The RNA shown here (Guanidine-I riboswitch aptamer) has 110 nucleotides and comes from a Paracoccaceae bacterium.
Taxonomically the source falls in Paracoccaceae (Bacteria, Pseudomonadati, Pseudomonadota, Rhodobacterales).
Model confidence (mean pLDDT): 83 of 100.
The sequence was found by an Rfam model in a public genome assembly.

[in-house]
RNA sequence: GAGCUUGAUGGCUAGGGUUCCGGUGCCUCGGUGGCACGGCUGGUCCGAGAGCCAUCACCGGCGGGCCGACAUCCCCGCCCGGCACACGGCGGGAAAAAAGCCCGGGAGAA
Numbered sequence: 001g002a003g004c005u006u007g008a009u010g011g012c013u014a015g016g017g018u019u020c021c022g023g024u025g026c027c028u029c030g031g032u033g034g035c036a037c038g039g040c041u042g043g044u045c046c047g048a049g050a051g052c053c054a055u056c057a058c059c060g061g062c063g064g065g066c067c068g069a070c071a072u073c074c075c076c077g078c079c080c081g082g083c084a085c086a087c088g089g090c091g092g093g094a095a096a097a098a099a100g101c102c103c104g105g106g107a108g109a110a
Base pairs, nucleotide, nucleotide: 007056008055009054010053011052012051015046016045020043021042022040023037024036025035026034027033058082059081060080061079062077063076064075065074085105087108091103092102093101
């Protein structure tokens, strides 16, 4: 200096807006409804690479099985351990809209 690996899914939260519900205001007003408002706490909804939890996968060890025996390969395990580190725009994208979502472990910085 270069290359490879560092995974996936589900649930939750930070956060997000306003399609629906609700709420507020006005109109109609018997009923039903209409318009506006997210600078309306909320429910539905979206939702983290650098947040949390769980499961799986993967890696290492150990134990058991397979074999005449040993080893390798392979199989099993409500056995153990590992799964690191991570500052980050502008701008763009999403058939409600926005966002810590996606572009993106990007550009850039150290």